[in-house]
Molecule: transfer RNA
Organism: Deltaproteobacteria bacterium
RNA sequence: AGGCGUGUAGCUCAGCGGCAGAGCAUCUGCUUGACGUGCAGAGGGUCGGGAGUUCAAUCCUCCCCGCGCCUA
Repeated sequence: AGGCGUGUAGCUCAGCGGCAGAGCAUCUGCUUGACGUGCAGAGGGUCGGGAGUUCAAUCCUCCCCGCGCCUA
């Protein structure tokens, strides 16, 4: 320098162009003498940044940034 992949909640990751989700973690309540376990609920997201296409973009296209791999 070129190519491929990847970036979504605190962490690990799902997400067929049409309401952003799960597990763990956190908080609250129930349960317990207490802790833990268990049960019920709640909070937490500019979906890496920008532009474009579209009635509508996490998703498609382009540019940029971070990370990983390959080639030179």